Model confidence (mean pLDDT): 86 of 100.
The part of an RNA shown here (large-subunit ribosomal RNA, domain IV) has 357 nucleotides and comes from an uncultured Gammaproteobacteria bacterium.
Its Rfam family is "Bacterial large subunit ribosomal RNA".
Context: one part of a larger RNA
RNA sequence: CUCAGUUGAAGGAACUAGGCAAAAUGAUACCGUAACUUCGGGAGAAGGUAUGCCUUUUAUGUGAGAUCACUUGCUGAUUUAGCAGAAAAAGGUUGCAACAAAACGAUGGCUGCGACUGUUUACUAAAAACACAGCACUCUGCAAACUCGAAAGAGGAAGUAUAGGGUGUGACGCCUGCCCGGUGCCGGAAGGUUAAUUGAUGGGGUUAGCUGAUUUAUCAGCGAAGCUCUUGAUCGAAGCCCCGGUGAACGGCGGCCGUAACUAUAACGGUCCUAAGGUAGCGAAAUUCCUUGUCGGGUAAGUUCCGACCUGCACGAAUGGCGUAACGAUGGCCAUACUGUCUCCAACUGAGACUCA
Numbered sequence: 001c002u003c004a005g006u007u008g009a010a011g012g013a014a015c016u017a018g019g020c021a022a023a024a025u026g027a028u029a030c031c032g033u034a035a036c037u038u039c040g041g042g043a044g045a046a047g048g049u050a051u052g053c054c055u056u057u058u059a060u061g062u063g064a065g066a067u068c069a070c071u072u073g074c075u076g077a078u079u080u081a082g083c084a085g086a087a088a089a090a091g092g093u094u095g096c097a098a099c100a101a102a103a104c105g106a107u108g109g110c111u112g113c114g115a116c117u118g119u120u121u122a123c124u125a126a127a128a129a130c131a132c133a134g135c136a137c138u139c140u141g142c143a144a145a146c147u148c149g150a151a152a153g154a155g156g157a158a159g160u161a162u163a164g165g166g167u168g169u170g171a172c173g174c175c176u177g178c179c180c181g182g183u184g185c186c187g188g189a190a191g192g193u194u195a196a197u198u199g200a201u202g203g204g205g206u207u208a209g210c211u212g213a214u215u216u217a218u219c220a221g222c223g224a225a226g227c228u229c230u231u232g233a234u235c236g237a238a239g240c241c242c243c244g245g246u247g248a249a250c251g252g253c254g255g256c257c258g259u260a261a262c263u264a265u266a267a268c269g270g271u272c273c274u275a276a277g278g279u280a281g282c283g284a285a286a287u288u289c290c291u292u293g294u295c296g297g298g299u300a301a302g303u304u305c306c307g308a309c310c311u312g313c314a315c316g317a318a319u320g321g322c323g324u325a326a327c328g329a330u331g332g333c334c335a336u337a338c339u340g341u342c343u344c345c346a347a348c349u350g351a352g353a354c355u356c357a
Stems, first nucleotide, its partner, number of pairs: 001352008010343002014341001019338001027051005036041001038171001052093006060084003065079005070073001094098001106336007113328002118130002134169007146155003172323004177253003182250002184246005191241003202230005209222006254272005281315001282312001293309005
């Protein structure tokens, strides 16, 4: 020096990112116990007192024996020895100390988040993430919807809408505003468009034939039927266009200017745009850039914390909003107790390293 421990003057978190670690609390009985609350809790709240051993006594239990009564019984009443015996009472006694060791909660206050018990990154994350009961929307009439499987078949379910699937939210309390223009979904069917199908019509090729020419076996023009290449009129559903509905569907929820008898501000007015312009509630917030905003509280001193304000860069209502008792190996802040965390280190007990043999 490293590891594991023990002790420490005065101070007592000044340490540090942070009381990390350590110290402290600790058992049982009795007394006593706040805000708040969903009346269950909170609560072991908090905060106190007692505790060993000896003697005596008592509450209480058991109750031999005795006495009395009569209805003579497995009867009733009274009394009490003995035994057991306190966490009860009184007295005494040892020690620094008696739950003398060991086992064995530190506590309180404010606040964020999540209601809760639970689940999770086996091996760096246990949480505010997931789940949850509750709530809502939507699909499904049973050979159900949906899922797995080329299929048979199976699950759903040996269930049947108080059932089953999907999605979102997430106890409880008070609530959940406006917009259907876009996208989605649902409904509608008049019109437009539209597939396979049907194949009208037109065009091209080929040529039996006809006409003409001439070198008489060739060339040029026209060209029926058939075959063939092509054109594509007409018929034609859903869908789309179209018309409505629908937000606990995906989502969205403005700008400029002026105005009140101090000033400031603007209940009010004007104007532009929009599908509609953010309602209640909350708000420098797990969201606030400017920002350590401003004010108040706590400190001698506080970028954190708590309470307000509202100028919300860029909160906002089941992508839920705001509260909330209880709960949490959860985040932030404060206090009491306590301490070698520190001022500032020291000594000791072990183990190792190291030096020497």